The prediction has a mean pLDDT of 76. This is a predicted complex of two RNAs, RNase P RNA and transfer RNA, with 442 nucleotides together.
RNA sequence: UAAGUAGGCCGGAUGAUCGCGAAUAGCAAUGCCGAAAGGUGCUAUUCGAGGAAAGUCCGGGCUCCAUAGGGCAGGGUGCUGGGUAACGCCCAGUGGAGGUGACUCCAAGGAAAGUGCCACAGAAAUAUACCGCCUUAUAGAGACUGAGUUCUUUAUAAGGUAAGGGUGAAAAGGUGCGGUAAGAGCGCACCAGCAUUCAGGCGACUGAAUGGCUAGGUAAACCCCACCUGGAGCAAGACCAAAUAGGGAGACGUUAAGGGUGGCCCGCCCGUGUCUCCGGGUAUGGUCGCUAGAGGUGUCUGGUAACAGGCAUCCUAGAUAGAUGAUCAUCCAAGACAGAACCCGGCUUAUAGGCCUACUUACCUU
RNA sequence: GCCAAUGUAGCUCAGUCGGUAGAGCACUUCCAUGGUAAGGAAGGGGUCACCGGUUCAAGUCCGGUCAUUGGCUCCA
Numbered sequence: 001u002a003a004g005u006a007g008g009c010c011g012g013a014u015g016a017u018c019g020c021g022a023a024u025a026g027c028a029a030u031g032c033c034g035a036a037a038g039g040u041g042c043u044a045u046u047c048g049a050g051g052a053a054a055g056u057c058c059g060g061g062c063u064c065c066a067u068a069g070g071g072c073a074g075g076g077u078g079c080u081g082g083g084u085a086a087c088g089c090c091c092a093g094u095g096g097a098g099g100u101g102a103c104u105c106c107a108a109g110g111a112a113a114g115u116g117c118c119a120c121a122g123a124a125a126u127a128u129a130c131c132g133c134c135u136u137a138u139a140g141a142g143a144c145u146g147a148g149u150u151c152u153u154u155a156u157a158a159g160g161u162a163a164g165g166g167u168g169a170a171a172a173g174g175u176g177c178g179g180u181a182a183g184a185g186c187g188c189a190c191c192a193g194c195a196u197u198c199a200g201g202c203g204a205c206u207g208a209a210u211g212g213c214u215a216g217g218u219a220a221a222c223c224c225c226a227c228c229u230g231g232a233g234c235a236a237g238a239c240c241a242a243a244u245a246g247g248g249a250g251a252c253g254u255u256a257a258g259g260g261u262g263g264c265c266c267g268c269c270c271g272u273g274u275c276u277c278c279g280g281g282u283a284u285g286g287u288c289g290c291u292a293g294a295g296g297u298g299u300c301u302g303g304u305a306a307c308a309g310g311c312a313u314c315c316u317a318g319a320u321a322g323a324u325g326a327u328c329a330u331c332c333a334a335g336a337c338a339g340a341a342c343c344c345g346g347c348u349u350a351u352a353g354g355c356c357u358a359c360u361u362a363c364c365u366u
Numbered sequence: 367g368c369c370a371a372u373g374u375a376g377c378u379c380a381g382u383c384g385g386u387a388g389a390g391c392a393c394u395u396c397c398a399u400g401g402u403a404a405g406g407a408a409g410g411g412g413u414c415a416c417c418g419g420u421u422c423a424a425g426u427c428c429g430g431u432c433a434u435u436g437g438c439u440c441c442a
Stems, first nucleotide, its partner, number of pairs: 001362010012331007020048008031040003050337001054348002057346005062233004069266004074229005079093005094108001095106004109224002114222002116218003130165002132161012144148001173191006192214001194211007237288004247278006258270004295314008332335001367438007376391004385422001393409005415431005
C1' cells in the first nucleotide's frame, strides 16, 4: 500500500420565525363546560423518539384469577462449566465443518429400549442369490489313450459364496497379504468405529494399553432420558360518578345440584337462606395504573470473560384521535432504515454514509 | 396496542403417515345446430407467498420474512 477478519462508535450540524405535548412557577375570574366525578385560559422557563422505537420470536417484572397447590395430558429446551431476575440470551471451553490465515459456522443427548418409514430403480432396503464364481449328482457332446475312477464343455437338480457386475442417497467396516473348491474378520498388519482399564481434566473430552472382531440412515417421525413449564394479558386491572331493574360489601349458617379456577381429575373458592349497609354506566365518561429504573456515566476492586460489588455524579417523552412538526438561511462527507403507547433483558429483520481500535495475508522499503 | 388464523391453477377449495400436486367453475380447440346456449370429446394452465435449514427426497417438518383476514374497551 492492497485485500480482508473481529469489536466498538456516530448516523446531519448551527441559527431565526411560526406551531404542538408535558412538568413547574406566576397571573386571571370564583368565571366557563359537565348530571356528577372531573376538566378548562394566558405568559415564562425547562424537557420532548430509536439503534433498531419494527417483527411480537423468547425471557422476566407488574395486574387479576387461590398465596398458584398435587397428578395426568400438552408444550419447551438439549455437548460441558459459569453469568443472570430469567431465558431458547451472554461468556469461557469441548467436539465437528470451512478458511493459507486473522477467524467464522453448528437444534451438537439417545438409532446397542421399542415401533414406524426408506418412494422409483434394483434379485434384494435390514433382509436378499439376478448375472457371475465354486462343489456334488444325473444326462448328453467332444478331445486324447493300449486301457478311463481322465480332461473340456452343455443342460437339469441340490447346495456353498457377498470377492466382481449392475441399481440406488444408502447393499452387513476400508486397504493389503495370507487362506480357500470358490469365498468370507476365516487369520494377520494398518486405519475407522465399539467396549473395558489406567492417566490428565470440576466436566464435555483427550491420550495410552488391552479385548472381541462390526453395530445402515432417519428422533426439525413416534418415542426414551434429563431439566423447565398454571392461565390470561395495561383493551391487564383498581377507584370515582344523577336515576330503574339487575347488582355490590359485611356478618351468621352450610348441604345436594350448579358456577369459577379458558385442556382433564383432585383440591380450593364462590354459591341457595337470614340480617345490616350501599346501590351502577351508556360515552369513544373521568382519575389512576404511567414511568426513578434488574437506570445511565465515570472510577476502583474481584473475575480469562460474561458479570458482580463499592464510591461519586446525572434525571432523560408519557400522549388517549394520540405531541415531538413546518418554513427560511449557512455549512459539509449531501443525510439510509425508520416514529414511543405498561416497563425492562435478549434474539431476529431493515439500515445511505462515515470514524476508531486490534489482528491476518500478500507485496514494497529500511 | 394486544391476541389469533390463513396464503396451493384466472376464481373457490382438497391434498392422510414426507415419495414426482388434484377437483369444480372458468379458458382453448373440435363435434353437434340454420345459428347460439346447454350437451359430448380432447387439451392447456402451478416459482405450492418468499428466503434458509433437516432429510436421499419438503406443498407437508423446523426457523425467519412478507401479505391478507378476524377477534378483544362497560354490565350480566

Rfam match: Bacterial RNase P class A. It is annotated as a ribozyme.